This is a predicted structure of a 410-nucleotide RNA (Bacterial RNase P class A) from a Pseudomonadota bacterium. Its Rfam family is "Bacterial RNase P class A". It is annotated as a ribozyme. It is recorded under the gene name rnpB. Lineage of the source: Bacteria > Pseudomonadati > Pseudomonadota. Its mean pLDDT, the model's own confidence on a scale to 100, is 78.
RNA sequence: UGAUGCGGGCGAGGCGACCGCUGGUCCGCCUUCGGGCGGACGGGAGGAAAGUCCGAACACGACAGGACACGGUGGUGGGUAACGCCCACCCGGCCCGCUUCGGCGGGCCGCGGGAAAGUGCCACAGAAAACAGACCGCCGAUGGAUUCCGGCUUUGCCGGGAUCACAGGCAAGGGUGAAAAGGUGCGGUAAGAGCGCACCGCCGCCCUGGUGACAGGGCGGGCACGGAAAACCCCACCGCGUGCAAGGCCAAGCAGCGGCGAUGAGCUGGUCCGGCUCGCCAAGCCGCGGGUAGGCUGCUUGAGCCUGCCGGCAACGGCAGGCCUAGAGAAAUGGUCGCCCACCGUUUUGAUGCCGGGCAACCGGCGUGGAGGCGGGGAACAGAAUUCGGCUUAUGGCCCGCAUCAGAAA
Numbered sequence: 001u002g003a004u005g006c007g008g009g010c011g012a013g014g015c016g017a018c019c020g021c022u023g024g025u026c027c028g029c030c031u032u033c034g035g036g037c038g039g040a041c042g043g044g045a046g047g048a049a050a051g052u053c054c055g056a057a058c059a060c061g062a063c064a065g066g067a068c069a070c071g072g073u074g075g076u077g078g079g080u081a082a083c084g085c086c087c088a089c090c091c092g093g094c095c096c097g098c099u100u101c102g103g104c105g106g107g108c109c110g111c112g113g114g115a116a117a118g119u120g121c122c123a124c125a126g127a128a129a130a131c132a133g134a135c136c137g138c139c140g141a142u143g144g145a146u147u148c149c150g151g152c153u154u155u156g157c158c159g160g161g162a163u164c165a166c167a168g169g170c171a172a173g174g175g176u177g178a179a180a181a182g183g184u185g186c187g188g189u190a191a192g193a194g195c196g197c198a199c200c201g202c203c204g205c206c207c208u209g210g211u212g213a214c215a216g217g218g219c220g221g222g223c224a225c226g227g228a229a230a231a232c233c234c235c236a237c238c239g240c241g242u243g244c245a246a247g248g249c250c251a252a253g254c255a256g257c258g259g260c261g262a263u264g265a266g267c268u269g270g271u272c273c274g275g276c277u278c279g280c281c282a283a284g285c286c287g288c289g290g291g292u293a294g295g296c297u298g299c300u301u302g303a304g305c306c307u308g309c310c311g312g313c314a315a316c317g318g319c320a321g322g323c324c325u326a327g328a329g330a331a332a333u334g335g336u337c338g339c340c341c342a343c344c345g346u347u348u349u350g351a352u353g354c355c356g357g358g359c360a361a362c363c364g365g366c367g368u369g370g371a372g373g374c375g376g377g378g379a380a381c382a383g384a385a386u387u388c389g390g391c392u393u394a395u396g397g398c399c400c401g402c403a404u405c406a407g408a409a410a
Base pairs, nucleotide, nucleotide: 001406002405003404004403005402006401007400008399009398010397013340014339015338016337017336018335019334021044022043024041025040026039027038028037029036030035046381050392051391053390054389055388056387057386058243059242060241061240070239071238072237073236074235075089076088077087078086079085090112091110092109093108094107095106096105097104098103113234114233118232119231121227122226135174136173137170138169139168142167143166144164145163146162147161148160149159150158151157152156182200183199184198185197186196187195201223202221203220204219205218206217207216208215209214247297248296249295250294256288257287258286259285260284264278265277266276267275268274304323305322306321307320308319309318310317311316343376344375345374346373347372348371349370353366354365355364356363357362
């Protein structure tokens, strides 16, 4: 210098002209009064608008209180409206560097409560997988068997030696496994073993520091307590359901109901009014409640954005000033051209550096970073639909950190 991997950050071209699309305000014209057309002005996607995975706002429904069940979260402290998110720290693991070999520093990772409440599980291999175990191996001190020597109070007894590997002892070494019941060393022993001791680890108690997770130290204990809770389970904390197609308001047409239209016939009766019974109740008009199409609303000013100062290691918070930044309803946000720029190619020059020459000053060569000329030149993922805070995933380009690999031209 380049490539790759991991982690983090920035960023998603800028300006101008013209032509469109969308919704808003104003003006003009037309109108069947619903609106339509034309003009002017200013507004018009994202860092993820995505997945819809968490947490909320808001809305409606449900709901005394408690318990069970079910689901979620899980080191500690802080941030926040809240969170499974973020920050800081602790602990553990991996890699690299330094080291006085005790540790220290950097980078990355971690669904990081409890296995000493209980139940269950630990495949294959292996002798044995949790109330451990003995395949190979080691030993055989002790007891036993055989045998040799010696002694004696001689069917035997006692003492010493050798052999066997029978009873038995052991768990160091080998072997199996993801894991074999603390590790290393010295002593010890028949062989061994926390059997004893030192250091490390572990457990208990105490002290010190810290808000805390935890850390450091002292004393005691020979070690009890393998793994796994991403098995059930236990503990602590949290948790009603459905989502803007939530919901609120207005409301054609059709159907229903009521009224007007609009009264008629019979009986009673001399006649009229009245009373009783029966029938018709059409078109049209008016009204009523529920409510379909449709319209209005919810709707975008919000845990908002920018700048500065202050507090905090930080996440974040406070104060002051400034700003208004899509709101559609099957859905607009696009295209062309010019200039600039990130970037790419090529070429010129040639810092530092390297090579050659020279006593040296210097000369010659190489060509990296940089600078200049010429040419190319916006490409990726994607796209609002009630709104926020996160996470995750996608993504052309640039920058930073760490690791690995390659090359080193001059």